[in-house]
RNA sequence: AAACUUGAGAGUUUGAUCCUGGCUCAGAACGAACGCUGGCGGCAUGCUUAACACAUGCAAGUCGAACGAAGGCUUAGGCCUUAGUGGCGCACGGGUGAGUAACACGUGGGAAUCUACCCAGCAGUGGGGAAUAACUAUGGGAAACUAUUGCUAAUACCGCAUACGCCCUUCGGGGGAAAGAUUUAUUGCUGUUGGAUGAGCCUGCGUCCGAUUAGGUAGUUGGUGGGGUAAUGGCCUACCAAGCCAUCGAUCGGUAGCUGGUCUGAGAGGAUGAUCAGCCACACUGGGACUGAGACACGGCCCAGACUCCUACGGGAGGCAGCAGUGGGGAAUAUUGGACAAUGGGGGAAACCCUGAUCCAGCAAUGCCGCGUGAGUGAUGAAGGCCUUAGGGUUGUAAAGCUCUUUCGGGUGGGACGAUGAUGACGGUACCACCAGAAGAAGCCCCGGCUAACUUCGUGCCAGCAGCCGCGGUAAUACGAAGGGGGCUAGCGUUGUUCGGAAUUACUGGGCGUAAAGCGCACGCAGGCGGCUCGUUAAAUAAGGAGUGAAAGCCCUAGGCUCAACCUAGGAAUUGCUUUUUAAACUGGCGGGCUAGAAUUCGGAAGAGGGCAGUAGAAUUCCAAGUGUAAAGGUGAAAUUUGUAGAUAUUUGGAAGAAUACCAGUGGCGAAGGCGACUGCCUGGUCCGAUAUUGACGCUCAGGUGCGAAAGCGUGGGGAGCGAACAGGAUUAGAUACCCUGGUAGUCCACGCUGUAAACGAUGAGUGCUAGUUGUUGGGAUGCUUGCAUUUCAGUGACGUAGCUAACGCGUUAAGCACUCCGCCUGGGGAGUACGACCGCAAGGUUAAAACUCAAAGGAAUUGACGGGGGCCCGCACAAGCGGUGGAACAUGUGGUUUAAUUCGAAGCUACGCGCAGAACCUUACCAACCUUUGACAUGGGACGUUUGAUUUUCAGAGAUGGAGAUCUUCAGUUUGGCUGGCGUCUACACAGGUGCUGCAUGGCUGUCGUCAGCUCGUGUCGUGAGAUGUUGGGUUAAGUCCCGCAACGAGCGCAACCCUCAUCUUCAGUUGCCAUCAGUUUGGCUGGGCACUCUGAAGAAACUGCCGGUGACAAGCCGGAGGAAGGUGGGGAUGAUGUCAAGUCCUCAUGGCCCUUACAGGUUGGGCUACACACGUGUUACAAUGGCGGCGACAAUGGGUUGCAAACCCGCGAGGGUAAGCUAAUCUCUAAAAACCGUCUCAGUUCGGAUUGCACUCUGCAACUCGAGUGCAUGAAGUAGGAAUCGCUAGUAAUCGUGGAUCAGCAUGCCACGGUGAAUACGUUCUCGGGCCUUGUACACACCGCCCGUCACACCAUGGAAGCUGGUUUUACCCGAAGCCGGGGUGCUAACCGCAAGGAGGUAGCCGUCCACGGUAAGAUCAACGACCGGGGUGAAGUCGUAACAAGGUAGCCGUAGGAGAACCUGCGGCUGGAUCACCUCCUUU
Repeated sequence: AAACUUGAGAGUUUGAUCCUGGCUCAGAACGAACGCUGGCGGCAUGCUUAACACAUGCAAGUCGAACGAAGGCUUAGGCCUUAGUGGCGCACGGGUGAGUAACACGUGGGAAUCUACCCAGCAGUGGGGAAUAACUAUGGGAAACUAUUGCUAAUACCGCAUACGCCCUUCGGGGGAAAGAUUUAUUGCUGUUGGAUGAGCCUGCGUCCGAUUAGGUAGUUGGUGGGGUAAUGGCCUACCAAGCCAUCGAUCGGUAGCUGGUCUGAGAGGAUGAUCAGCCACACUGGGACUGAGACACGGCCCAGACUCCUACGGGAGGCAGCAGUGGGGAAUAUUGGACAAUGGGGGAAACCCUGAUCCAGCAAUGCCGCGUGAGUGAUGAAGGCCUUAGGGUUGUAAAGCUCUUUCGGGUGGGACGAUGAUGACGGUACCACCAGAAGAAGCCCCGGCUAACUUCGUGCCAGCAGCCGCGGUAAUACGAAGGGGGCUAGCGUUGUUCGGAAUUACUGGGCGUAAAGCGCACGCAGGCGGCUCGUUAAAUAAGGAGUGAAAGCCCUAGGCUCAACCUAGGAAUUGCUUUUUAAACUGGCGGGCUAGAAUUCGGAAGAGGGCAGUAGAAUUCCAAGUGUAAAGGUGAAAUUUGUAGAUAUUUGGAAGAAUACCAGUGGCGAAGGCGACUGCCUGGUCCGAUAUUGACGCUCAGGUGCGAAAGCGUGGGGAGCGAACAGGAUUAGAUACCCUGGUAGUCCACGCUGUAAACGAUGAGUGCUAGUUGUUGGGAUGCUUGCAUUUCAGUGACGUAGCUAACGCGUUAAGCACUCCGCCUGGGGAGUACGACCGCAAGGUUAAAACUCAAAGGAAUUGACGGGGGCCCGCACAAGCGGUGGAACAUGUGGUUUAAUUCGAAGCUACGCGCAGAACCUUACCAACCUUUGACAUGGGACGUUUGAUUUUCAGAGAUGGAGAUCUUCAGUUUGGCUGGCGUCUACACAGGUGCUGCAUGGCUGUCGUCAGCUCGUGUCGUGAGAUGUUGGGUUAAGUCCCGCAACGAGCGCAACCCUCAUCUUCAGUUGCCAUCAGUUUGGCUGGGCACUCUGAAGAAACUGCCGGUGACAAGCCGGAGGAAGGUGGGGAUGAUGUCAAGUCCUCAUGGCCCUUACAGGUUGGGCUACACACGUGUUACAAUGGCGGCGACAAUGGGUUGCAAACCCGCGAGGGUAAGCUAAUCUCUAAAAACCGUCUCAGUUCGGAUUGCACUCUGCAACUCGAGUGCAUGAAGUAGGAAUCGCUAGUAAUCGUGGAUCAGCAUGCCACGGUGAAUACGUUCUCGGGCCUUGUACACACCGCCCGUCACACCAUGGAAGCUGGUUUUACCCGAAGCCGGGGUGCUAACCGCAAGGAGGUAGCCGUCCACGGUAAGAUCAACGACCGGGGUGAAGUCGUAACAAGGUAGCCGUAGGAGAACCUGCGGCUGGAUCACCUCCUUU
């Protein structure tokens, strides 16, 4: 010099956000255990459980220099050994933590004590005596052991003497010691004083949890006398007094050895008390004393008990929580080792002996520390593995190979320190040298996020994983395996426990309006806190000194083992306690003063403040009477009910009870609950103004006390209206409800109880400070213009600054800034429940858990969606109309049924004349039967053949197919023996093929909301954020169309426009079209001619709110008008934003995965898709006169046509047939339009209607049986306008009438298109449906087809009660009372002293008594286990009944209380807003 150095977060509630809040993780540690693995060494550590039981051995002896004796040896000097007497030790050392919540421990003090051995001082050590073990003898006993007789010694025992100092004392006096040994030097012994050491006692402070333990205590608290102890003391006893402890937690219950320390932590703390050290307690369990300096004694004694052992059954023996070891328990913890060499201990003068203390060794990766398992080089980036886009990548310089090294381990040799002289268990150990050889030495966990590390295969909500969130239902980085990677490493993971993170108990360092949390309100004792000033004190406080705070440990600096761990030395620290000195600001104490807090006095004021008594009017009901007649009442609509016995209505009179319209007001009063007509009496509080007085008298308040809505309870009254329960009527699927008619308790009064509410401002009380504006209530002051202005105090509202808040919001009436005191909270559920206690008449209230279970529960705000919420707007959405559907027959599709098959798909709108623009075969996917297997089709290899393609005959067969022929033609390129391509056959394999599955793996396409007006982005701004703004608002529009405003400014996809078509005109063009004019004419635009017109088809024009008027805001626009073919998007079409529906389609096509491969593939014949008790959708035709039939014969448009359309002519009643011109089409043809018009029929099942059926035909086709269309004749069904319900349409539309086309051999009532004739109605937006925008509520977000509650049923789990039963602990009373101390007594016994003796003194066995362990009886208290049965609770993919809550949740919800009910719940009374909506009132803001 140094002793310091220090603080991280993450996952998980939601669609997303912020907050609150729990759960979980990452870190460190351990006397650990388990799984896998395991080379070496050093240093540590090692029964945490059964204080369970213990076999065996050892763990405390020693002294012959205290003593006698016995035995042995002898060089005769003696020596050795030892059982016994005696001394010292055995109270240490070692073990354990059961008990103990205590002066047990820690720390600091204290006085009334003892202390062997040790040290120092002083003094002494004289003279005697009697025994006794051993031993001997005789016995008893199985043994342990023991009885009697006799002998003997001592440093064993006992008197006497002496005793300065010592002790006692009444101050006179009295009392008390000793031991020798040995031979010259010591060592003992006795008394006493002091020290040292150790021990005992007292005491301040500290030392776990529970109040669901609140009172405890009779030797209890104190005193006096006595006893007892080494010593104080109720320690014990007698008497006296009635104390003592306790909410600052006594007593009781539970748990626990305490500390230095250890672990963790930034710290403060929290947890812990192994090893080491200090103290305590215990020694099989309980009790007891003896000996001793010291014990009530681990390896001593006595007794009782349990257990074990021996026994000859009579009796005995034992105590490992010493070291080893055994059994047992347990997840789990070592050797029946060596040595006293070292350190220490006991004895001894010493040698020495003893020492499981100790030092060492053994076992265990149990921990900490160190070392090794090789180093360098080495690319063809080997092989193998894995992956692959098949190219490659990776394992990977890794290996092999080459060149080196030898730590550790092995072998050989040397060889310590520990020992200052001797002595070494460890140990031939550490260490050193040499030798051989890469040789003997790597695993474990993890890889979805947190959290470093990724792919393939297998599996298919299975198997499994998981710390939390969560993975797994066919593409799993999450399971299992592999490859690869990451981490740590002789270890690695898991489990358990502790601290941390957790500010998640908050002292440091949290909260309570809505998240959990302010007692319903007040008064108030204790307690806490407390105004200004002076003096004093020094308790608290601060500074310094002293003592103590053991050592070890932590920390620092050095040093020693090669380093480290480890060890050694010195220091720092030990934040504490005690004592002392000083200071005096603050807090406290004491004393004095003050007036700003508080209170009193005087004068005013307002008020539903409280209590008692009285009075009043309106209304309801009832009663009486009058008038009067058939209804009244009630509801969504009704009914129950009342009424002809006279109701309701109306008039008059009377009775009774309850409540007090208007005034009336976010007005007033009160602590809160609460208080409302008027008058009187009694009474509390408040405010304002003023003067004086007191002088801090104040604030808060655990426990306590009082008040406390409604409901409810008791007793007695009262009872009009209302009205739980109850009854009836309705509603309903049901309706124990909502609605209606009645109606009992109750509501009212008096007295008493209850003590709870959403008792709310969800906001405790008090004090001070911190912008304003504006209402209102009560008082005062000032000014004047006298009804105003300014101002002040006290209340009561609204808005708002700063600030706060998670946000919402609060904001001088704080949820702001501070202080004081009280109450309360600590995840959700279980549960404000159980048990216990207190209170209550009861109902019940107050206090108040746990097991178990979940990973959330929750607050505020956001975006959506939804509402049987609101506002605005639109749409053939309704309404107004027209025509239909639903009834009939038929057609067609679907369901169902049937079937061998009736292929498959589509399923509310958005499936159902849909895929199918056309199933007799084919189609065809289905069924039956029969065939084929590299395949009907594609690519590739090999071999063979080269006859390539087409037509056709015949046989078998149902056909596919197989066999045999016939005719025509003889493949292409060539470098021409040939080769190549093509074709055919055969063959092996890759593969083909699949209308098989998954539309929930997909692409593409499509439907729908919806041609609705929306959907977004950039930058900026606001917000902690999700998000908002823009996009909202005022107008306007078909439109997010446009205008204006605006923290927004711009932009994109949508809208509109650009495109097509129709309507007008112009120009150009003029055949196949047209014909005004001219000519001809067969009279037909037929011809010449023409292109004016129609038309055709190309290009243009035209329409823009452009113009005028009105209106609007001077805008956008709207209304009207003019002109115009067309007027306000002119009509129609094409065009479909972001997205929604896991919408539809794997059977159009494409495609991942899976599946089949002599079949789920391919082919053929026949059948089926066409079935038919039935139900539904979409249509056609009708029911007739706006019609049927007959006649007449006028006017269209779009389209189609050579495998075709087909004129004309002929035949047939007709479908059609025959023949045949024209036309590849503005030329020919389909082609005739039909409704219209005229006549007739005259209201009928008809001259309506045409189904069905019979006969006969036609056409297509290979073929019309199943199963086509059409024709003729005949037949002539249902149906007379269609119930509930429902569809389309707003103008050239509906309706009606025909026409064409696609598909197609044939088949159309369907679909797509075309034209002809051609209406009615729209007041309007209340309602229905759908949509858009804004707003509101929400417990929804899979988004209302949402969420969600309770009973019941089933399974499992924990728990409460319970007749009882078993056990533990404990209390009280009584009984018994071992051993033992103490006391009594002792005529049994008795060596030391006295005495000549007798005897005495003294002692003592047995005996008696008090106390007392164990035990017993009785009554409690408390805790725990079990318990038939009963109760609720929790959990559990798909059970039952309803639908209570969330939206106005369809009766607003909730709180308290009472009754009722299968259940959620319903109803009454009072309360709350944490209720939507509308209206009104008041207030505020802006102007």